[in-house]
Formats: sequence, structure tokens, C1' cells
RNA sequence: GAAGCCCGCCAGACCGCCGCUGGCACGGUAUCCCGCAAGGGCGUGCUGGAGGAAGGUCCGGACUGCACAGGGCAGCGCAGGAGCUAACGGCUCUCCGCCGCGAGGCGAGGAUUAGAGCAACAGAGACGAGUCUUGUCGGCUUGGCCGACAAGGGUGAAACGGGCAAUCUCUGCGCGCAGCAACACCAAAUAGGUUGGCGAUGACGCGGCCCGCCGAGCCAACGGGUAGGUGGCAGCGAGCCGGGCGGGCAACCCCCGGCCCAGAGGGAUGGCGGUCACGGCGCGCAGGCCGCAAGGUUGGCGCACCGCACAGAAUCCGGCCUAUCGGCGGACUUCACAC
Repeated sequence: GAAGCCCGCCAGACCGCCGCUGGCACGGUAUCCCGCAAGGGCGUGCUGGAGGAAGGUCCGGACUGCACAGGGCAGCGCAGGAGCUAACGGCUCUCCGCCGCGAGGCGAGGAUUAGAGCAACAGAGACGAGUCUUGUCGGCUUGGCCGACAAGGGUGAAACGGGCAAUCUCUGCGCGCAGCAACACCAAAUAGGUUGGCGAUGACGCGGCCCGCCGAGCCAACGGGUAGGUGGCAGCGAGCCGGGCGGGCAACCCCCGGCCCAGAGGGAUGGCGGUCACGGCGCGCAGGCCGCAAGGUUGGCGCACCGCACAGAAUCCGGCCUAUCGGCGGACUUCACAC
């Protein structure tokens, strides 16, 4: 220098103006607005405000409700060994196997003397048994056939001794079911329900009263559910940051110090302008190297234009998988050259 392999990190920066939204403080505080009610609604200032995947919703937990003495069957899942963890199908180390010159990568790696099932093509024969060919021996109805034994050849991944459990199965281990549209509380209208009262001696209704008409319901309270609303839900925690020549090969654990760090339910996290940075393309300028030349190649400066990925929280957390313009750092491998 070229090619490669593994790990980690970033995901434009700053300024100005205008907005959105959570929290806190202050003001306002309602006799006002929306709503029958429950409940919701204002302004100013300060401060917080997306990700490495917030994604797919695949796995495991927290949390919540229901079920549950204990055991078993069924069903589903996992599978070398040791460890980590709240848990896992995740992660770490390691053994074995395969791939790669190598750094490394990949592995659905328990069991086939419990049982069943399966094996294309070729081949006489493919898991049932048996015999394509050759040789020897024996028998015979001499046509060659039958039988026994032995060996060789051919086919094929595999030929009687085995393979496949990513077919059923067996063994060991794990798993109760559902999910924040969980769940808890508040709570209309209408229609059921329960209780009480009134009512054919005429209730209720016919605008207030009387007459009259009509003819079987009417009234109140309570209770459950629905619409709707509030909480769950913005969190002192499997929390974040920094440190330790802490323990451990590592995953991870321990100790010390500091911090409180997004959050709705029309659903915020944005828009515009400027400067700089990055990438691409074009033009211009001055060069380097190769070449006789035409030309090729390489970096520098300036200007203009374009671009700046994948994607966006919705109960929370740990993983896996998938998407991702471009850039930075570190360890290592192979090859080439120079010393």
C1' cells in the first nucleotide's frame, strides 16, 4: 500500500424569528365556557421534549384480572458442557463437526440394541427378504434345472451392516389462561330488575281547574350494566452517567459519587432564514506524474447546483430479527514492496 475480518461509536453543529407539548412557579379562579352529570377548559415565565433501531410484534418478563390442595394425562416449547440473568428460544466461555490460506464464520450438535416409518436415480436386490454373475459339491426326469457352501464383479450416498429423530416416537427440563381495548373508580339517557305506594270505588293522559271523554297502568327509591369520564400513565427503578489498576477469560456482578431524564388521546418533539461542516456532479484556475504527441492519471483552491439515510415513542422493560446515505476509532489476518 491492497484486500479482508471482528468490535465499538456518531447519525450534522451554531445563531435568529415564529410555533407545539409535559412538569413547576406565579397570576386568574369563576357566579364564565363545553357537558344532564361525572369531568374538562386560561395566561405568563422557567425548564424537559424520539431512536439505534422508537419498526416487525417473534421470544421472555414486570404489571393486572380470572383460575388454582396435591398428583397425573393431553397439548406446546427447549436440547453438547459450564455459566450469566428477573426471565428467555437471549448472551458469554468452552468441547465437537463443517467452511475459510488466515483473522474468523456457521451449526435444529440428547436417544436408532423400546417400537414404527422413510430412502430419488442406478441396480438382480434398498431395509421386507433374498441371489445378477462365477466357482465347487450334491441330487435329478440329463433339457439344464433344483439345493447347499464359498468367493469375486457391477450399481449406488448406503448392499445386511448401517443411515435419517428438521417423520412419528422415547428421555430430560420448562409452561395455568388472557392481555393496558388488561384492570380499578365515577357515571347519563333508554330498556330490563327489586322493593314500596297509588289504581276498574277509574289511576295516568286530554296545556292550570271543573264537567266530560278514554280505559290499565302510573309514581318513587335502590341496584347492576352501557355511552361518556378519570385513574392505570410518565414512575427511586431489573433506572441513567462517571469512577475503581475491584471480582470474573467473558457474559455479568460488587462498591463509591452524582442525577431524576419525553409522553399524548386530534395524538407534541416542528417551520423559515443565515453561517459553517460533509457527500455528489459540473465549470474555472494553478500544478504533480506518465507519454514524442494525441491524451491519460492524481491531489489542491474557488464558484454554482443538488443531496444529507432508515425511520418516528403510545403501559413499561430485556432480547432477537429486519431497514439504514455517509463518516470515525481500535484489535487482528493475508498478500506485495522497502529498510

A computed fold for a 339-nucleotide RNA from a Burkholderiaceae bacterium, annotated as Bacterial RNase P class A. The sequence is in RNAcentral, with records from ENA. Its mean pLDDT, the model's own confidence on a scale to 100, is 78.